Source information
A computed fold for a 1425-nucleotide RNA from an uncultured organism, annotated as small-subunit ribosomal RNA. Model confidence (mean pLDDT): 84 of 100. The RNAcentral record of the sequence draws on ENA.

[in-house]
RNA sequence: AUGCAAGUCGAACGGGAAACGUUCCUUCGGGAACCGAGUACAGUGGCGCACGGGUGAGUAACACGUAGGUGACCUACCUAUCGCUGGGGAACAACCCCGGGAAACCGGAGCUAAUUCCGCAUACGCUUUCCAACUCGCGGGUUGGAAAGGAAAGAUGGCCUCUUCAUGAAAGCUAUCGGCGAAUGAUGGGCCUGCGCGUCAUUAGCUUGUUGGUGAGGUAACGGCUCACCAAGGCUGCGAUGACUAGCUGGUCUGAGAGGAUGAUCAGCCACACUGGCACUGGAACACGGGCCAGACUCCUACGGGAGGCAGCAGUGGGGAAUAUUGCGCAAUGGGCGAAAGCCUGACGCAGCAACGCCGCGUGAGUGACGAAGGCCUUCGGGUCGUAAAGCUCUGUCGAGAGGGACGAAACACCGGUGGGAACAAUACCUCGCCGGUUUGACGGUACCUCCAAAGGAAGCACCGGCUAACUCCGUGCCAGCAGCCGCGGUAAUACGUAGGGGGCAAACGUUGCUCGGAAUUACUGGGCGUAAAGGGUGCGCAGGUGGCUGAGAAAGUCGUUGAUGAAAUCCCGGGGCUUACCCCCGGAACUGUCUUCGAUACUUCUCAGCUUGAGGAUAGUCGAGGAGAACGGAAUUCCCGGUGGAGCGGUGAAAUGCGUAGAUAUCGGGAGGAACACCAGAGGCGAAGGCGGUUCUCUAGGCUGAUCCUGACACUGAGGUACGAAAGCUAGGGGAGCGAACGGGAUUAGAUACCCCGGUAGUCCUAGCUGUAAACGAUGGGCACUAGAUGUUUCCGCGUCUCAGCGGGAGUGUCGAAGUUAACGCGAUAAGUGCCCCGCCUGGGGAUUACGGUCGCAAGGCUGAAACUCAAAGGAAUUGACGGGGGCCCGCACAAGCGGUGGAGCAUGUGGUUUAAUUCGACGCAACGCGAAGAACCUUACCUGGGCUUGAACUGCUGGGUUUAGCUUCCUGAAAGGGAAGUGAACCUGCUUGCAGGAGACCAGCAGAGGUGCUGCAUGGCUGUCGUCAGCUCGUGUCGUGAGAUGUUGGGUUAAGUCCCGCAACGAGCGCAACCCUUGCCUUUAGUUGCCAGCGAGUCAUGUCGGGUACUCUAAGGGGACUGCCACGGAUAACGUGGAGGAAGGUGGGGAUGACGUCAAGUCAGCAUGGCCUUUAUGUCCAGGGCGACACACGUGCUACAAUGGGCGGCACAAAGGGACGCGAAACCGCAAGGUGGAGCUAAUCUUCAAAGCUGCUCUCAGUUCGGAUCGCAGGCUGCAAUUCGCCUGCGUGAAGUUGGAAUCGCUAGUAAUCGCGGAUCAGCCUCGCCGCGGUGAAUACGUUCUCGGGCCUUGUACACACCGCCCGUCACAUCACGAAAGUUGGUUAUACCCGAAGUCGCCGGGCUAACCUUUGGAGGCAG
Repeated sequence: AUGCAAGUCGAACGGGAAACGUUCCUUCGGGAACCGAGUACAGUGGCGCACGGGUGAGUAACACGUAGGUGACCUACCUAUCGCUGGGGAACAACCCCGGGAAACCGGAGCUAAUUCCGCAUACGCUUUCCAACUCGCGGGUUGGAAAGGAAAGAUGGCCUCUUCAUGAAAGCUAUCGGCGAAUGAUGGGCCUGCGCGUCAUUAGCUUGUUGGUGAGGUAACGGCUCACCAAGGCUGCGAUGACUAGCUGGUCUGAGAGGAUGAUCAGCCACACUGGCACUGGAACACGGGCCAGACUCCUACGGGAGGCAGCAGUGGGGAAUAUUGCGCAAUGGGCGAAAGCCUGACGCAGCAACGCCGCGUGAGUGACGAAGGCCUUCGGGUCGUAAAGCUCUGUCGAGAGGGACGAAACACCGGUGGGAACAAUACCUCGCCGGUUUGACGGUACCUCCAAAGGAAGCACCGGCUAACUCCGUGCCAGCAGCCGCGGUAAUACGUAGGGGGCAAACGUUGCUCGGAAUUACUGGGCGUAAAGGGUGCGCAGGUGGCUGAGAAAGUCGUUGAUGAAAUCCCGGGGCUUACCCCCGGAACUGUCUUCGAUACUUCUCAGCUUGAGGAUAGUCGAGGAGAACGGAAUUCCCGGUGGAGCGGUGAAAUGCGUAGAUAUCGGGAGGAACACCAGAGGCGAAGGCGGUUCUCUAGGCUGAUCCUGACACUGAGGUACGAAAGCUAGGGGAGCGAACGGGAUUAGAUACCCCGGUAGUCCUAGCUGUAAACGAUGGGCACUAGAUGUUUCCGCGUCUCAGCGGGAGUGUCGAAGUUAACGCGAUAAGUGCCCCGCCUGGGGAUUACGGUCGCAAGGCUGAAACUCAAAGGAAUUGACGGGGGCCCGCACAAGCGGUGGAGCAUGUGGUUUAAUUCGACGCAACGCGAAGAACCUUACCUGGGCUUGAACUGCUGGGUUUAGCUUCCUGAAAGGGAAGUGAACCUGCUUGCAGGAGACCAGCAGAGGUGCUGCAUGGCUGUCGUCAGCUCGUGUCGUGAGAUGUUGGGUUAAGUCCCGCAACGAGCGCAACCCUUGCCUUUAGUUGCCAGCGAGUCAUGUCGGGUACUCUAAGGGGACUGCCACGGAUAACGUGGAGGAAGGUGGGGAUGACGUCAAGUCAGCAUGGCCUUUAUGUCCAGGGCGACACACGUGCUACAAUGGGCGGCACAAAGGGACGCGAAACCGCAAGGUGGAGCUAAUCUUCAAAGCUGCUCUCAGUUCGGAUCGCAGGCUGCAAUUCGCCUGCGUGAAGUUGGAAUCGCUAGUAAUCGCGGAUCAGCCUCGCCGCGGUGAAUACGUUCUCGGGCCUUGUACACACCGCCCGUCACAUCACGAAAGUUGGUUAUACCCGAAGUCGCCGGGCUAACCUUUGGAGGCAG
């Protein structure tokens, strides 16, 4: 768009068809009659259309809720009752004729009916006016009187007794339905009132019909509702006015409740009907499906003009995250009309769509272990899905098929019977009942019932890190992704994505949105304000709130009682109906509210009368930097004048700027001027706070104390208001000594717009005014009362006292503390304790002591005071650490005092870097860098190039094949590895032996698996480094604390030490310290060979060489010794310290081993082990060659030097600790030497085996040297398969740099540093000048702890806790977001002034038209305009 949602009545009225059909007539074109049918249809008239249905735009209001009022009112239909319904007249539709228009529709002429309209008559208990009486809550009621006024309509059925006409009708009578007047009830409304019912004060003033009065109009009715006049009122902080938002309620959701949120469905009320305005009709409307006008929009049009209003039911479009069928029926319930039949009814009853909600049911039950298969996991054993499945035995809801089949229906009406009634002759007819019968189902062949077969057709969703029930694998690798909050993900993710498993719900499950709860997180119930957010800067004080004792009265609050109401539904309880439930029905309770009746009077309140204790006053003292004004005073600074004087002064960490020979500073005298008032002076006093300090005077306020008297609750607090209010600042005028923002200069500094110095303007001071803020702080509002004490101090009084002291009372002001309180810290009669009253303020951090608006101010600015956006914290108090350019105490070769070095040179070595095919890898401040590496030519070797192998170089198992297999020898090729070929050739176990068979071994093929110096030391074990050989780190029990934690472990001493002593709410204990162990230093015992040799003997050129001895040295076993044991002093009488004696050694004798809890994600996957990942003809493995050895450069660690305390050449002397059989290797000989030959001795106190500095003699004489030895050349030696890349050594030659080393930096406190040599591991050899050991010679210095570094204990601050290498602020750059500003432009709302002004209502004036009534003209009245 479209269809439907309000009509009905012929028993109110006048008209009135057609088709079909039948019959008749016909000029065959047709016509007539009957039927259809008094039907359809439109019209007049009545009732309804104001109900029902929809929606929530508006409305902050008597709109709604609740309780009332109406004496200020109305009410169609219905209803108890009374009465009437007489007699006339007129018009307009329809209809007919004419006309206009595209249409919608309209105009003119004529006729006509009524329950239409209009007079007349009559009328009450009606209306109006007036009078009187009674009553009342005053526009009421009752009674009486007077005057005036006002009605009507008929219809249908029946009857003939009376009257008239005379079959029968009319009049009439009668029944029913109407009509009119009055009046009752019911129902429904109108109006009024109390109370209740949003946000914003960054809306504080609003109002002129406004508030009231008089009169009039209007209305059903009161009323400024409207108008005229008069008065100037009315509302407002208990929130007016304005703005924004919103329909209200019963209820609904939530909550323990109080509350909070909400107003779908159902029910009550209101408002609206395209937007705005208006009236008409009517009982009721200013009317959803009526009218008029204006506007916007849509549609039709012949362009002249018309039509329309789904917020009725469906439906369409649009919008949107999103919301249904253009269904059936009036069978039921209800409604309209009608006498009724009946008609109408998208109300309603049903059906359809949507898991949208609630409720119920099913998807099977029992049994079933080989714990099947399969999946997943696995410690490879197994576990789990899991009795789950299969299998076996059953059941049959729902669904499918077949059959039966409702309740909801009662009535109206009709028929029959029967009873009553009016008129009447009547049993007929009419009417009112009763009984019986007939008839009516959209849903729907639906619910339900029966039969039948079959486990057959029927389970998903989100979740499994914590909150929060539920765990593993794989994939991924800060990617992809997850996420409500915390947070997961960077190679082992229970957090991502799958899987398996699990826990949770279940025809649903999750997500999103909204509301309440938890949230005591707006706190009425039920919070706070010292430091977390929060006390106004302080007084005075209007309103308000609160308020002492006694008595009397009232009864508002309060309490009890009575009644009414609190609609129904809902919630709750008890029953009942659907198989149950949801749902529905019945009954009860409840609805916590409001009003009302009668009482009570303790408390609050009100009124009256009193009281004195709260408060105030009088009086006498007293106190003080309380306030205001005036005057005066001395010290000091500065300046001016004069004198003396003569070179500096001043200033600083040090200086400079500055002042000064024009005479400063210093000093003396005189003068000027301003400001501030030393000492007294005190944690003392006063004041409301800010604040107040020389002295005197004047004015003035206050507190306190004592004793008595007076008033009689006069009180407390205090929103607004008002006054005061530091400093700085502002205005005007003075003043200006010192000080001193800004400013200038000098320093400091990387800079120094600062700190320091020299100057210096506003200002600081005064007068008058403004500002109105401060960490205006006790971060603590005011008042009253109560609640242990102790000790100071100011002031007053009493007792006492010669004086002082002392005791007691009051008012202040401090400290410490009990109870109590507090999150803790703390507070604690001056409360932050316990109570009462009043005010102010707070509600996460930032944004924001902001913006806008308002207000105050001269300005600066003040007061009031948001939001967007953003974060997941911000904050308080306390704890443990860590840290501090905090403090105290203490230690260390930490500094200092010393000695020697490094940093410069050459070389060696390690590292970085660079280079390279590769220069394998690791280690990176101390704590990587002569480190892993205690041996890189091959090997090592991990790297590179090239060549090979593929179950492999080494290991284990299985399957199959296989017999001359393993081994050995030879050959070919090749760089080798490897590849290929030939020959030779045993042996093990079992079966009695053998042949033989089987097996093992070996080989081949294959499968499991090997292998990996590949990655991850941030997945790990183990080991190690470091703080640090620093003195610490902890525990149990107890105690304290809400707790983290504390105590112990702190404190006083002392120590190398948490070592010891003392003290102590601690008492003990453990790991560390120390000691026990090794070594060295003295003595002793035992034992004397390979050691030793005093005495004895022998021998030698000489030597413990030999006999012998075991004394000594020594060796290696045991023991002793040292413990502050002794003395003195100090100390606390302790621990301990200082000194001394004795002693080889003295206070740990020296040295070593020994490394607490822990820290550094320290180091190592390349020593080993190991999870995971990666690789498998290679990232494994074998081989050859190369590389790890490169070289512009940089760094670390060393060696050698630069020389005379030295170099060179001679002579002489003295160790310790070690190694040695694939070894150390003597004598002797050769070689200049390295070395060679040689081989004694040695399985080692036996042999190897020699120290060097040193001492002594000569020489060199300060130089690039007789220093220094690099580099290079030649010639050799040694090891080794092999010295080219790339070994060591020797001889000869060559003879570089270097003349003591910048900034900086290292080691060492005694047998130490320094210096000198010796040995060993690794090892064929060696790049060793390294490392680990050994002995020889052998110093200097330490005042001391200020500083540097590191450490320990106590304490303090902290915004740090990854712990100062911390944290963190601001600008800038880029990107993004949010909020602003902006020339302008545009919309909305409100207000004011003026102009035009539709429809409509009321009125007035003039003209026009005009049936009823009166009438002769003409009026009255009406209508249009």